A computed fold for a 73-nucleotide RNA from Alicyclobacillus ferrooxydans, annotated as transfer RNA.
Rfam family: tRNA. The family's RNA type in Rfam is transfer RNA.
Its mean pLDDT, the model's own confidence on a scale to 100, is 83.
RNA sequence: GGGGCUAUAGCUCAGUUGGGAGAGCGCUAGAAUCGCACUCUAGAGGCCAGCGGUUCGAAUCCGCUUAGCUCCA
Numbered sequence: 001g002g003g004g005c006u007a008u009a010g011c012u013c014a015g016u017u018g019g020g021a022g023a024g025c026g027c028u029a030g031a032a033u034c035g036c037a038c039u040c041u042a043g044a045g046g047c048c049a050g051c052g053g054u055u056c057g058a059a060u061c062c063g064c065u066u067a068g069c070u071c072c073a
Base pairs, nucleotide, nucleotide: 001072002071003070004069005068006067007066010025011024012023013022019056027043028042029041030040031039049065050064051063052062053061
């Protein structure tokens, strides 16, 4: 220098005809317990990496940028 992959909740990750943003763990509150842990119930928590484009509509399609991983040289 060129190619490929990845980026979604605090962490690890799902999310295929383009139309609902989710799971486990963690966190908060309550129940239960003499108390803690476990368990149960409820809840909070999101710029879907950034910018632009296509579309009635984009986490999802296209382009560029950024960061990480990887391959070739």

The source organism's lineage runs through Bacteria, Bacillati, Bacilli, Caryophanales and Paenalicyclobacillus.